Notes
This is a predicted structure of a 72-nucleotide RNA (transfer RNA) from a Candidatus Sericytochromatia bacterium. Taxonomically the source falls in Candidatus Sericytochromatia (Bacteria, Bacillati). RNAcentral holds the sequence, with entries from ENA. Rfam family: tRNA. The family's RNA type in Rfam is transfer RNA. Model confidence (mean pLDDT): 83 of 100.
RNA sequence: UCCGAUAUAGCUCAGCGGCAGAGCGGCCGGCUCAUAACCGGCGGGUCGCAGGUUCAAAUCCUGCUAUCGGGA
Repeated sequence: UCCGAUAUAGCUCAGCGGCAGAGCGGCCGGCUCAUAACCGGCGGGUCGCAGGUUCAAAUCCUGCUAUCGGGA
C1' cells in the first nucleotide's frame, strides 16, 4: 500500500428493508433452616463514526476508524 472478514446490551452472539432480541451475568421475588440449583419477573443498547438511497435503514451504497486474516 492492496484485498477480505468483523464491529448490535456488562460478556458471547442472533437479527440481512417495516417490533432491536436470546443465552449468560445483574437486580427483585418464590422455593429452602440456609446457600447453591431450580422457577417467575424487572432493568439495561446513539446497532463503531459520518454521509447517501428509501415512505421507512442494524439491514442497501460510499467514505472513515478499530481489530483480525491474507497478498505485494